[in-house]
RNA sequence: CUGACCGAUUCGAGAGAGACUGCGGAAAACGCAGCGCCGAAGGGGCAAAAAACUCUCAGGCAAAAGUAUCGGAUCGUGACG
Repeated sequence: CUGACCGAUUCGAGAGAGACUGCGGAAAACGCAGCGCCGAAGGGGCAAAAAACUCUCAGGCAAAAGUAUCGGAUCGUGACG
């Protein structure tokens, strides 16, 4: 000089499933009860290790928000050469 791996921030893309029923409520928020669903925050399980598999504790089931994942940029670190 180069800038692997890893981490963080930020931008873009980003699905699924009852605007369920009853009561309270201005309300799609929230609380309680009931049944039906989703899996892509997280968590648990199997497995030699993992998983986008599986469970659904949590979370979610109009829109919004959020989400795993993918791509770009920036910052930190500094492997190989």